Description:
The RNA shown here (SAM riboswitch aptamer (S box leader)) has 120 nucleotides and comes from a Bacteroidota bacterium.
């Protein structure tokens, strides 16, 4: 960089340093010199992977597979700690009925993105 799969409405911040942009992209709307973003330290959240426990399938027994739970231990591996992934971006439906269309609100699906796991 890329392919596949899963998840994305909940949750969790203080200190130090730095100093002007940041929230992926575009539009909107926000955050930011009362110091954002970032870096470091400490703390926390969560439960994707390893791990532990219970049950089921399977087997002569293993191997293997599935469901649920835990977050105490492993200084476990990542991730995350403004706003739903901040909202919308394409499409379908409802409100909704008129010749047709547009805007709005709500909902479904998708795209894009993020994170993890397994591959290339």
């Nucleotide at each position: 960089c890329u392919u596949c799969c899963a998840u994305c409405a909940a949750g969790a911040a203080c200190g130090a340093c730095c100093g002007a942009g940041g929230g992926a992209c575009a539009g909107g709307c926000c955050c930011g010199u009362c110091g954002a973003c970032g870096u470091c330290g400490u703390g926390g959240c969560a439960a994707c992977c390893g791990g532990g426990c219970u049950c089921c399938c399977g087997c002569c027994a293993u191997a293997g597979g599935g469901a649920g739970c835990c977050g105490c231990c492993c200084u476990g591996g990542u991730g995350c700690c403004a706003a739903u992934u901040c909202c919308u971006g394409c499409u379908c439906g409802a409100u909704a009925c008129g010749a047709a269309g547009a805007a709005a609100u709500c909902g479904g699906g998708g795209a894009a993105g993020a994170u993890g796991g397994a591959g290339g």

Record summary:
Lineage of the source: Bacteria > Pseudomonadati > Bacteroidota. The model forms 89% of the base pairs in the Rfam consensus. The coordinates come from a structure-prediction model, not an experiment, and the mean pLDDT is 79.